Small-subunit ribosomal RNA, 3' major domain from an uncultured Gammaproteobacteria bacterium, 465 nucleotides, folded computationally. The prediction has a mean pLDDT of 82. Rfam family: Bacterial small subunit ribosomal RNA.
[in-house]
Context: one part of a larger RNA
RNA sequence: UGGCGGGGAGAUACACAACCAGUGGAACAUGUGGUUUAAUUCGAGACAAACCGAAGCACCUCACCAGGGCUUGACAUGCAACUGCAAGCUUGGGGAAACCCAGGCCGCCUUCGAGGGCGUUGCACAGCUGUUGCAUGGCUGUCGUCAGUUCGUUCCGUGAGGAGUGCCCUUAAGUGGGACAACGAACGUAACCUUCGCCCUAUGUUAUAUCUGUCAUAGGGGACUGCCUUCGCUAUGCGGGGGAGGAAGGAGAAGCAGACGUCAAGUCAGCAUGACGCUUAUGCUCUGGGCGACACACAUGUUACAAUGAGGCCGACAAAGAGUUGCGAAACGGCGACGUGAAGCUAAUCUCAUAAACGGUCUCUCAGUGGGGAUUGAAGUCUGCAACUCGACUUCAUGAACGCGGAAUUGGUAGUAAUCGCAGAUCAGCCAAGCUGCGGUGAAUACGUUCUUAUCUCUUGCACA
Numbered sequence: 001u002g003g004c005g006g007g008g009a010g011a012u013a014c015a016c017a018a019c020c021a022g023u024g025g026a027a028c029a030u031g032u033g034g035u036u037u038a039a040u041u042c043g044a045g046a047c048a049a050a051c052c053g054a055a056g057c058a059c060c061u062c063a064c065c066a067g068g069g070c071u072u073g074a075c076a077u078g079c080a081a082c083u084g085c086a087a088g089c090u091u092g093g094g095g096a097a098a099c100c101c102a103g104g105c106c107g108c109c110u111u112c113g114a115g116g117g118c119g120u121u122g123c124a125c126a127g128c129u130g131u132u133g134c135a136u137g138g139c140u141g142u143c144g145u146c147a148g149u150u151c152g153u154u155c156c157g158u159g160a161g162g163a164g165u166g167c168c169c170u171u172a173a174g175u176g177g178g179a180c181a182a183c184g185a186a187c188g189u190a191a192c193c194u195u196c197g198c199c200c201u202a203u204g205u206u207a208u209a210u211c212u213g214u215c216a217u218a219g220g221g222g223a224c225u226g227c228c229u230u231c232g233c234u235a236u237g238c239g240g241g242g243g244a245g246g247a248a249g250g251a252g253a254a255g256c257a258g259a260c261g262u263c264a265a266g267u268c269a270g271c272a273u274g275a276c277g278c279u280u281a282u283g284c285u286c287u288g289g290g291c292g293a294c295a296c297a298c299a300u301g302u303u304a305c306a307a308u309g310a311g312g313c314c315g316a317c318a319a320a321g322a323g324u325u326g327c328g329a330a331a332c333g334g335c336g337a338c339g340u341g342a343a344g345c346u347a348a349u350c351u352c353a354u355a356a357a358c359g360g361u362c363u364c365u366c367a368g369u370g371g372g373g374a375u376u377g378a379a380g381u382c383u384g385c386a387a388c389u390c391g392a393c394u395u396c397a398u399g400a401a402c403g404c405g406g407a408a409u410u411g412g413u414a415g416u417a418a419u420c421g422c423a424g425a426u427c428a429g430c431c432a433a434g435c436u437g438c439g440g441u442g443a444a445u446a447c448g449u450u451c452u453u454a455u456c457u458c459u460u461g462c463a464c465a
Base pairs, nucleotide, nucleotide: 001465002464003462004461005460007459008458009457010456011455012454013453015449016448019412020411021410022409023408026303027302028301029300030299031298032297033296034294035293042053043052064289065288066287067286068285069284070283073125077124078123079122080121081120082119084118085117088105089104090103091102092101093100094099108116109115127278128277130276131275132274136272137271138267139266140265141263143261148187149186150185151184152183153182154163155162156161167178168177169176193255194254195253196252198221199220200219201218202217203216204215224249227243228242229241230240231239232238233237292431305405309364310363311362312361313360314359315358321352322351323350326345327344331340332339333338371402376397377396378395379394380393381392382391418441419440420439421438422437423436424435
C1' cells in the first nucleotide's frame, strides 16, 4: 500500500421487512447431468453453465457413426506436357447414390503472333468445425450505471509511499458548497443524442364523404426549485413540507451509453491468427443412421387442479409489425385442417386480420364433475424429392396424473406486478409452450434498517501478500 475480520462508525440496494403472484408437488415442452449406444458431434459449469452458442436438428445443415467412392482434389494461383478440344446437350450399362465404364449430337471468337474458356497427366500447392482461449487479435460476460480510477506541478517522508481524493454539510453521483499544503486537470457521473407525454408553426399523399379537426411528417417552444409561503442549517447557498400556475415538479418516464481494472472468466466451432499435427487422410463426396435413446437427478417454462369458473350464442374496443419465389380478398366446396378461385397490393391505398381478456344471455351446481387435458386408436389435410426412425395441423373416439404443493426458494415499488391476446425474426414446413417487440385490463404494500445478502467511504487489529 492492499486484502481480510463471527472489529467499529456512516451510507446504499426489492438486501431484509410489508404486500402481490409464483417456483419446489402433477402432466407435458425444452436444456443439462448421468446411463445407454456403432454414434448418441462439440463447446458453456456458483452468482456470471443448464429455451445458453442454436433467430428453426426429417435430407441439407453436420462437425458424430456404419458402409460405398475420389486423390492437384468441392475451392484459389502458377508452371510444364498432351497442342487434345469451345462451352454445352445427351444415350446405354453397373450402382442405394456418389461414382465408374462405353458411346452420340453440336461443333467457338480471332487483329492468324497469340489470348480467353475446357479436359487429361505431372509438379508447386490446396484443404482440415484437427490441438492449444494458459501463445493471440477481435468480441462478450461479470463486479456495476456501482462512484469510483488517475495525472501534472507542489509539499511531506531516507524510502516503499502519502497529501491532493481526508474533515463539515449535501447529493442518485469524487454531485455541489465551505474550511484546509495544496493548486489545477483527465477518464468516469451529469449533459449532449433517441422515444413517450403538452403546445405552436408549416405541409397534406394513400388517412378524412366534404370544410375543420383527428391523424401523419418535419421544425420549434416548454421545467429552471423559475414564483409564493413555511421550517431547519455553517444562510447571495443547501435541504424538507405546502401552494399557485402548468400537459408535466423537483433527475417528468424510459432507452442508448459500462471509467482504471478483476476473474490466465468465455470464445481457435462466427471470423482472423502464431505454433504444432494430418496429407490415397484428421481432406473431399454420397447413401443410411445419429444429434430425438431413457431405471433416474437438476434447471427454465407451458397447462392445470375450477364457480372471481367451464361451455354455447350474441355484441364492443388496440398497438406494433410483415408481404412480389410474397401477402393473398370476395365467392364456392368441405364438420374441419384445407382446397378451388382469382380481385387488389412493391402497400397510411390491398392483404395477413375475427384481437383476447371484457359486456349481455342460456346451460352446468361442487362432482376427479360439463374442471383438467396427457396418452392412445382410427380417418384425414398441408409442406417438401422424401414425414418409418423424426414434422405441424384437423376430425371422431379415448380420457391419465392433478383437489393449490415438504425443507427451501424467485420476481415485482406503477402503467410496475398480475392477467389478456397480437406481431416479427429464423423459416419449404416445424416440434415456439422459446426469444424479441406491441398494445388491452390493471392492483396491493413499504412501520422501518435490528437482522440476512451484496457493495461503497472512513477507522482499527492482523501468525496474510